Predicted 3D model of a 147-nucleotide RNA (FMN riboswitch aptamer (RFN element)) from Halalkalibacter wakoensis JCM 9140. The source organism's lineage runs through Bacteria, Bacillati, Bacillota, Halalkalibacter and Halalkalibacter wakoensis. The same sequence occurs in records of 2 taxa. RNAcentral holds the sequence, with entries from Rfam and Ribocentre.
RNA sequence: UGUUUCCUUCGGGGCUGGGUGGAAAUCCCGACCGGCGGUGAUGAAGCAAACGCUUCUUAGUCCGUGACCCGUUUCUUUUGAUUAAGAGCGGUGGACCUGGUGAAACUCCGGGACCGACAGUGAAAGUCUGGAUGGGAGAAGGAACGA
Numbered sequence: 001u002g003u004u005u006c007c008u009u010c011g012g013g014g015c016u017g018g019g020u021g022g023a024a025a026u027c028c029c030g031a032c033c034g035g036c037g038g039u040g041a042u043g044a045a046g047c048a049a050a051c052g053c054u055u056c057u058u059a060g061u062c063c064g065u066g067a068c069c070c071g072u073u074u075c076u077u078u079u080g081a082u083u084a085a086g087a088g089c090g091g092u093g094g095a096c097c098u099g100g101u102g103a104a105a106c107u108c109c110g111g112g113a114c115c116g117a118c119a120g121u122g123a124a125a126g127u128c129u130g131g132a133u134g135g136g137a138g139a140a141g142g143a144a145c146g147a
Base pairs, nucleotide, nucleotide: 001146002145004144005143006142007141008140009139010138015030017029018028019027031127032126033116034115035065036064037063038062043056044055045054046053047052060114061113069091070090071089072088074087075086076085077084096112097111098110099109100108118130119129120128
């Protein structure tokens, strides 16, 4: 140092405030939250005589991706079975404008918006309960092997 293999650990936040009502943390008002990788002109620290360099850090709405859901002509295991489970692959899957600065910003600064799986529920849920003591993008560390 790596399109390689294995192991360990880690890996999601947020409304009993007000109103209506028989009933709402689900409606209305208001409040609050923002997975992972990339990009990045922000911020901080260190180094350098200096041009600068290094490290950490900066997007819910950009690019990609995960959970949920659907399919499956592939593989593995399983069943009496055209049964079931897992893996892989494919699909579906939300949201941003404006002013400023500038060489450059959908990322910075100001302002105003917008978005949020499925099932459940005395009444419709991003925030409650549940699948989930699950899965997971990935992150850190270690071992082996190769260069």